[in-house]
RNA sequence: CGAGUUUGAUCCUGGCUCAGGACAAACGCUGGCGGCGUGCGUAACACAUGCAAGUCGAACGAGGUGCGUUUUCGGACGCAUCGAGUGGCGGACGGGUGAGUAACACGUGAGUAACCAACUCUCCAGUGGGGGAUACCCGGCGGAAACGCUGGUUAAUCCCGCAUACGGUCUCUUGUUGAGAAGAAAGCAGCAAUGCGCUGGGGAACGGGCUCGCGGCUGAUUAGCUAGUUGGGGGGGUAAGAGCCUCCCAAGGCGACGAUCAGUAGCUGGUCUGAGAGGAUGAUCAGCCACACUGGGAUUGAGAACGGCCCAGACUCCUACGGGGGGCAGCAGUGAGGAAUCUUCGGCAAUGGGGGCAACCCUGACCGAGCAACGCCGCGUGGAGGACGACGGUCUUCGGAUUGUAAACUCCUUUUCGCUGGGACGAGACAGGACGGUACCAGCGGAAGAAGCCUCGGCUAACUACGUGCCAGCAGCCGCGGUAAUACGUAGGAGGCAAGCGUUGUCCGGAGUUACUGGGCGUAAAGGGCGCGCAGGCGGCCAAUCGCGUUCCAGGUGAAAGCUCCUGGCUCAACUAGGAGAGGUUCUGGAAAACGGGUUGGCUUGAGCGUCGGAGAGGGGCAUGGAACUCCGGGUGGAGCGGUGAAAUGCGUAGAGAUCCGGAAGAACACCAAUGGCGAAGGCAGUGCCCUGGCCGACUGCUGACGCUCAGGCGCGAAAGCGUGGGGAGCAAACAGGAUUAGAUACCCUGGUAGUCCACGCUGUAAACGAUGUCUACUAGAUAGAGGCAGUUUCGACCCUGUCUCUGUCGCAGCUAACGCAUAAGUAGACCGCCUGGGGAGUACGGUCGCAAGAUUAAAACUCAAAGGAAUUGACGGGGACCCGCACAAGCAGCGGAGUGUGUGGUUUAAUUCGAUGCAACGCGAAGAACCUUACCAGGGUUUGACAUGCUCUCGCACCGGCUAGAGAUAGCCGUGCCCGCAAGGGACGGGAGCACAGGUGCUGCAUGGCUGUCGUCAGCUCGUGCCGUGAGGUGUUGGGUUAAGUCCCCUAACGAGCGCAACCCCUGUCGCUGGUUGUAGUUUUCCAGCGAGACUGCCGCGCGCAACGCGGAGGAAGGUGGGGAUGAUGUCAAGUCAGCACGGCCCUUACGUCCUGGGCGACACACACACUACAAUGGCUGGUACAACGGGCAGCGAAGCGGCAACGCGGAGCCAAUCCCAGCAAAGCCAGCCCCAGUUCAGAUUGCCGGCUGCAACCCGCCGGCAUGAAGGUGGAGUUGCUAGUAAUCGCCGGUCAGCAUACGGCGGUGAAUACGUUCCCGGGUCUUGUACACACCGCCCGUCACACCAUGGAAGCCGGUGACACCUGAAGCCGCUGGGCUAACUCGCAAGAGGGGCAGGCGUCGAGGGUGGGAUCGGUGACUGGGGUGAAGUCGUAACAAGGUAGCCGUACCGGAAGGUGCGGCUG
Repeated sequence: CGAGUUUGAUCCUGGCUCAGGACAAACGCUGGCGGCGUGCGUAACACAUGCAAGUCGAACGAGGUGCGUUUUCGGACGCAUCGAGUGGCGGACGGGUGAGUAACACGUGAGUAACCAACUCUCCAGUGGGGGAUACCCGGCGGAAACGCUGGUUAAUCCCGCAUACGGUCUCUUGUUGAGAAGAAAGCAGCAAUGCGCUGGGGAACGGGCUCGCGGCUGAUUAGCUAGUUGGGGGGGUAAGAGCCUCCCAAGGCGACGAUCAGUAGCUGGUCUGAGAGGAUGAUCAGCCACACUGGGAUUGAGAACGGCCCAGACUCCUACGGGGGGCAGCAGUGAGGAAUCUUCGGCAAUGGGGGCAACCCUGACCGAGCAACGCCGCGUGGAGGACGACGGUCUUCGGAUUGUAAACUCCUUUUCGCUGGGACGAGACAGGACGGUACCAGCGGAAGAAGCCUCGGCUAACUACGUGCCAGCAGCCGCGGUAAUACGUAGGAGGCAAGCGUUGUCCGGAGUUACUGGGCGUAAAGGGCGCGCAGGCGGCCAAUCGCGUUCCAGGUGAAAGCUCCUGGCUCAACUAGGAGAGGUUCUGGAAAACGGGUUGGCUUGAGCGUCGGAGAGGGGCAUGGAACUCCGGGUGGAGCGGUGAAAUGCGUAGAGAUCCGGAAGAACACCAAUGGCGAAGGCAGUGCCCUGGCCGACUGCUGACGCUCAGGCGCGAAAGCGUGGGGAGCAAACAGGAUUAGAUACCCUGGUAGUCCACGCUGUAAACGAUGUCUACUAGAUAGAGGCAGUUUCGACCCUGUCUCUGUCGCAGCUAACGCAUAAGUAGACCGCCUGGGGAGUACGGUCGCAAGAUUAAAACUCAAAGGAAUUGACGGGGACCCGCACAAGCAGCGGAGUGUGUGGUUUAAUUCGAUGCAACGCGAAGAACCUUACCAGGGUUUGACAUGCUCUCGCACCGGCUAGAGAUAGCCGUGCCCGCAAGGGACGGGAGCACAGGUGCUGCAUGGCUGUCGUCAGCUCGUGCCGUGAGGUGUUGGGUUAAGUCCCCUAACGAGCGCAACCCCUGUCGCUGGUUGUAGUUUUCCAGCGAGACUGCCGCGCGCAACGCGGAGGAAGGUGGGGAUGAUGUCAAGUCAGCACGGCCCUUACGUCCUGGGCGACACACACACUACAAUGGCUGGUACAACGGGCAGCGAAGCGGCAACGCGGAGCCAAUCCCAGCAAAGCCAGCCCCAGUUCAGAUUGCCGGCUGCAACCCGCCGGCAUGAAGGUGGAGUUGCUAGUAAUCGCCGGUCAGCAUACGGCGGUGAAUACGUUCCCGGGUCUUGUACACACCGCCCGUCACACCAUGGAAGCCGGUGACACCUGAAGCCGCUGGGCUAACUCGCAAGAGGGGCAGGCGUCGAGGGUGGGAUCGGUGACUGGGGUGAAGUCGUAACAAGGUAGCCGUACCGGAAGGUGCGGCUG
């Protein structure tokens, strides 16, 4: 610091995703040790049990126990101890939790002259003298219990008077001084000294109460809130100010700088992240606050309530049913909830707290231990050597590679571990240690006990094999998986981290993706439709002053911890100690005065006013004009008119249309007219008049910053639409009819109503667009138009020059993603509006506005990995331009109809083997299926095999000939061996047994090689360097000509080059030369072979640009590539072929191999393709007669001759071929004759019989001949094919294959035409250009309804619940007030009785938690049914959009329609 993902590729915009860090975490797999930390985030849910706050006998009385002393034996006293009580201090600290709280709760800084203060310290003064009650206890009574009632005795540091008292309190007076009044106390211990207390007052410290400035959440779909409310007076109340409370008076107070309401939330130091600014967070530690089952309340006290009290409620426990008890958000622990969070531990040794004079007691605070890899930090699981690179595993091209120095093995070490021994610090004079026999140290033992997890397609570091086969699965994003998966699962290997590793969740980062630092708005999301304008923001020049902002200086504070730096302590580190620093828009004081601000004074350039001119469809009103349409009346006239692509509906003999005259009515204003003018925008157009706004120029007289912008607000605002009343000619939604069409709710036509027009009122939206807010300043030029002014000139005007305003075009710089932008989209400033991925959706709900239609404001759930902008290359277009081709046209002959042949589909079959399937499969593979071929079927055999190589054993039955059985394969039998070697034995060959292996026309042409088809013999396809562009890419290769051609020329930021074109090669046409056999009767001029010449736009003329080239001509056998062939660029079609061959992978192995016999490939209702033969007289038949070329031949061609009607047979000459033969080669042709238009003397299918040939064999299933038979067919519908000259057509001949079989295929020659105006149209192709939402590329893309499934959501009669106000009723405890007839120790009077003062119970009242009732508010859940929305490999209907998308599209509005949508009106160009 970036990366992946939109595209065929590119740049940009923009979202999504990843890599980092962190965590109080959880889950999965795994797990050796230690240190330091951390550990219910959920149910502030409910809690069993134990413990967590007591202590003091030096405040007090009594009692129990023990010991002692003493005794009048009753007891008394002393010491120690125990538990209860009175009294004191402490239970307001410490500990927990975060529910509530948006608040002076917290943070920070101030204030308190408006306050408190127990314990502690200090200072001043005092502590005299009396009285009273009571718990415990004893007795009685009630109760299950909890607990209580009553009588009696008693003490105090308990309670109460009296005395005294300061600078404290109160009253009076006052300038102070002063005077008066009231107000205290407690004792205990000690032998003592004395100590500890107590009372009044002052001060301090610690701690608190109260107040204020500033700071820190979200929502405006919460905009108004407020009656104690704001202030004042009196009174009350408090420690203290205050509406804190009460009575009275006034009517204020808060709020767009966000009140009120709603939601959420403890706040902070800090923590995490980040470069920072920020963002997120508020566990542990620390500060503050709040709470203690929920709500209310007081009491005590210095201070108030977690382990106090009272009341109410919910829950729970006990109960004898009468009544009682309880509050773990203390430490442990339990249940529940949950993905999830520990021991019912030890100790007060340390630190700290309470009490005590102290000893000491208490302390789940705390210190420690335990559990948990929950986190951080550290250590270990060994080190060195060790190649035959072992075994095993995996892969393999079978050679090897890898695991891998890894192991084994040798040597060594002992951290850790185990055992044994020693053994702390922590304890500040002695003693006293939970941790703990721990840390640490020493000895011994032995490599010994100690490695996993994730990943390996890209991002992202790490690759192979097998399995699986869109299955199972993976996945953070892009995406993998449909038989060769580096993406799934497993294995081997590799990479990363490591006692952990991954996953999930959350936060920050990356994200400059909310932009303060630091973004944008012409077309990507985004400028408000336009103006006026209050608040607000911003603001010209000069001077003075203030010092609010601002800057500087000084001081205070910003707790500790944390963070950074330095130093130190645990072996290091984590952890921790000491010191320093950083940290706030903060507070106080001071200084400065430039800038901003305030105040004051001035200025004229901003702004405005004035005077004089100017242009204009600017606005409103009134009046008026002509043309045209329509209608009405009349005349003429007589059959059509109208309308369309073509028609029809419609109108017309009741007289239309046409034409003439007259009249009526409404609406709009031709020409001028413009790329023009005016207006803020919407918008504005005949002419005249009236009223009126703005603008421009000249002059520079006046005011003196009066300015700019503008949330809210106000006004204007096309068309459509709405209301009321008019008007209505034309046009025209809806509607009707006619056409078109598969349909046509459209486009076209005929009609036609709202509406369009006017008045008044409403609506308030448009592609309201320059898709560009307003204002100001600045930044090269050129040119055109509109309106002024000045100069020049002149008599004047024009021209010209200068200048101001406005409207356009081109264009350097600059900007931009590009397109593009100067009237800025450049450079800057001011203010406003708006944007933050696509869809859902400008929708729902709520609010506001509206008569309605609707407008405005404006979400979420859910869903996608994109949606977009500009530009590029292609492809495509029912876009354009140019050009070519038997592409059309012009012709000739066909096909499509018939019969037959062949191929294919289909069907059939045991099998009809397989492949080829638009052009580019279909007389194709197949240049030839009777067996064979043959791959198919049935049956019969065989298993190292029909075939190859190697090895081991065995046999000799080898080969060949013959016999038997069998359909044959095969089996059996008979006969015989060969080479080397003396022999044994070995070898060749063959049989048998066995091992490696053979074999497969089995699958995959979508794993492949090779070959081939096709576009297409079309003229294209590229590269190097340079140049242009951010880039894809462009240029070159475009353009102007020309050509068959990217052929050539010219021009040119291109210059060159390559593959293609052409040429080089072959055949052919003319001539020459040479040679001539087997050619010729023949020298040869024929013929054959070889070599050579010839043609190059070379020559002439014309045209073009003096070019390329074209046209014509001469000469020539041939003329503009002479004709034909071979030759096929980059690429496209996953085109074809695994069955020609080769080959990866998979599959079969007594079979999917192999052998044999027979069958099938030849089937047959049909359909198609390619052919042949015909339908006849340009013919058929008969007879005669003429002329080729290419070729082939020894398992061959086969002559003559003979036989046969013929096929053919006999025959065998000659020939390995310019010699012989096929073959004396032909046929059409020519010369005669017959036929006479007929299903025929046409045509030959079919069938019968008889023959011939090949072959082992012609039944299925060959060819040929003879005789007989004699079908359909009379020129072929829609449609469709070939051909431009020696071509089409027509005629025969030859060859390959082949035993035989040719209507096929390849070749050869004979005869030998017609037509081409031309490029509009069909098809294919090339180049340029244009549009595009296509790129699998138009066989593309894509819209909406409907149907089905699922998901979230709105409405809804209602139903259920929550929350907080309001009104009324009721009202506990309790404070306060009033009362108090009942009760009453201290004080007063009194001898006493009693009285008084005071107090208490009780009663009443205000307030009051809670409860009840009620109407509304608001939020949530649910809801028959219903609305739309989203998503979902192959559903239905259409075709709306993208190309002129076939009616250009889109926006607003209105109506209509199954649906996309159609139409009207106005607008936009995207």